[in-house]
RNA sequence: UCCGGGGUAGCUUAGCGGUAAAGCAAUCGACUGUUAAUCGAUGGACCGUGGGUUCGAAUCCCACCCCGGAG
Numbered sequence: 001u002c003c004g005g006g007g008u009a010g011c012u013u014a015g016c017g018g019u020a021a022a023g024c025a026a027u028c029g030a031c032u033g034u035u036a037a038u039c040g041a042u043g044g045a046c047c048g049u050g051g052g053u054u055c056g057a058a059u060c061c062c063a064c065c066c067c068g069g070a071g
Base pairs, nucleotide, nucleotide: 001070002069003068005067006066007065010024011023012022013021018055026042027041028040029039030038048064049063050062051061052060
């Protein structure tokens, strides 16, 4: 310098223009002599940063940051 893909909850991922979802983890409870396992419930992210488009942006566009590949 060029190409590609991605950045969303503590972790792993979904969501592809209209109130951000699940699993695991966490917390509380049930069960158990206790722990674990199992079951139930609860809370938790305004989406990498800054702009733009739109009535409306995690989603589309631009720049930058981060990651991978090529030279």